Source information: Predicted 3D model of a 268-nucleotide RNA (Bacterial large signal recognition particle RNA) from Acetothermia bacterium UBA3574. The sequence was found by an Rfam model in a public genome assembly. Rfam family: Bacterial large signal recognition particle RNA. Its family is annotated with signal recognition particle, plasma membrane targeting and SRP-dependent cotranslational protein targeting to membrane, signal sequence recognition in the Gene Ontology. Its mean pLDDT, the model's own confidence on a scale to 100, is 79.
RNA sequence: CCGCGCAGGGCGGGGGGUUAGCGGUCCCCUGUAUCCAAAACCCGCUAUACGUGGAGCCCUUGGGCCCUCCGAGAGGGCAGGGGGAUGGAACCGGCUCGGAGGCCGCGGCGUAGACGGCCGAGCCCCCUACGACGCAUGCCGGUGAACCCCGCCAGGCCCGGAAGGGAGCAACGGUAAGCCGGCCCCUGCGGGUGAUAGGGGAUCCCUUGGCCCGAGCCAACGCCCCGGGACACGCCCAUUGACCUGCCCGCGAAGAGGGCCCGCGCGG
Numbered sequence: 001c002c003g004c005g006c007a008g009g010g011c012g013g014g015g016g017g018u019u020a021g022c023g024g025u026c027c028c029c030u031g032u033a034u035c036c037a038a039a040a041c042c043c044g045c046u047a048u049a050c051g052u053g054g055a056g057c058c059c060u061u062g063g064g065c066c067c068u069c070c071g072a073g074a075g076g077g078c079a080g081g082g083g084g085a086u087g088g089a090a091c092c093g094g095c096u097c098g099g100a101g102g103c104c105g106c107g108g109c110g111u112a113g114a115c116g117g118c119c120g121a122g123c124c125c126c127c128u129a130c131g132a133c134g135c136a137u138g139c140c141g142g143u144g145a146a147c148c149c150c151g152c153c154a155g156g157c158c159c160g161g162a163a164g165g166g167a168g169c170a171a172c173g174g175u176a177a178g179c180c181g182g183c184c185c186c187u188g189c190g191g192g193u194g195a196u197a198g199g200g201g202a203u204c205c206c207u208u209g210g211c212c213c214g215a216g217c218c219a220a221c222g223c224c225c226c227g228g229g230a231c232a233c234g235c236c237c238a239u240u241g242a243c244c245u246g247c248c249c250g251c252g253a254a255g256a257g258g259g260c261c262c263g264c265g266c267g268g
Base pairs, nucleotide, nucleotide: 001268002267003266004265005264006263008059009058010057011056012030013029014028015027016026020046021045022044023043024042034055035054036053037052062262063261064260065259066258067257068256069255073251075249076248077247078246079245080244081243084240085239086238087237088236092234093233095229096228097227098226099225101224102223104222105221107218108217109216116212117211118210119209120208121207122206124201125200126199127198128197129196130194131193133190134189135188136187138183139182140181141180142179143178149174150173151172157166158165159164
């Protein structure tokens, strides 16, 4: 140095999830690295846990272990952001209601006299007179009773020997209450009655006449101020899934650098 064998090792690693925990099946990252079988109310294990069963390949070649840097990626935490959802609250904005508040604005009235003050008239209430109206009474006309109203009573009825007498329905004529219409001279009554007259009262909102004074007055609307209400909204408070941004934590593939380790036997 070569060959064979044994021992030992390699033929990927990591994060999440799951689990009491570890590994795998599952998902993802890295990036290329033997094959087959089973595995989620699952499979194999137990801190010596970093898979199990089977087949195959490689090895002192290049691998294994440790440390540092960088760092894909997933996970966790904190803070912030705009929008969303839910709950609360009612200081504020906005909304709404009220005010003999202010009078800034828009306007109006006012030296042809505002506001205020005084005296009257009207409007308002009561009474009286007169008038008008209505009703009643009254008067006039019409109508008006099967019988229980009147007159006259045909027919019929009753009494009588007869002469004659009697009651009496209808029709006809009339009348009572009642009803209808007309009239208004008198009388009584009534009232949401009157371009009427008189008296009394109430009041200063309004209309109007006169007088005094001499410059302000009004407040519908907008604004301001005061007070109340409601809570759909803004503001505020709290909670919250997902998203975005920043920071931090543990893990960490691939990559870069450094250190350490790599055995035994037989044969040629």